[in-house]
RNA sequence: GUUUAGUUUAAAGGUAGAACAUUGAAUUUCAAAUUCAAAAGUAAUGGUUCAAUUCCAUUAACU
Numbered sequence: 001g002u003u004u005a006g007u008u009u010a011a012a013g014g015u016a017g018a019a020c021a022u023u024g025a026a027u028u029u030c031a032a033a034u035u036c037a038a039a040a041g042u043a044a045u046g047g048u049u050c051a052a053u054u055c056c057a058u059u060a061a062c063u
Base pairs, nucleotide, nucleotide: 001062002061003060006020007019008018009017014050022038023037024036025035026034043059044058045057046056047055
C1' cells in the first nucleotide's frame, strides 16, 4: 500500500451495480451460438454517525 459475487472490477457518507463465468427456460434432430430470467458479494472485530464499502482503531492475508 491492497482486500467488494466463482473471476475482473465500479460505487469515495444516503437502496452495493456491471462484464465474464454458473444455473434454468426459449430456439435446435442434438450441440454450439443467440434471447430471456435467476442465484451469487463489501477480509474479521469494534468505534464515530440518523445512516459506513466509504471515516477511525486493532487483527488477518498478500505485495
This is a predicted structure of a 63-nucleotide RNA (transfer RNA) from Prymnesium parvum. Its mean pLDDT, the model's own confidence on a scale to 100, is 83. Its Rfam family is "tRNA". Gene Ontology term of the family: triplet codon-amino acid adaptor activity. NCBI's taxonomy places the organism under Eukaryota, Haptista, Prymnesiales, Prymnesiaceae, Prymnesium parvum species complex.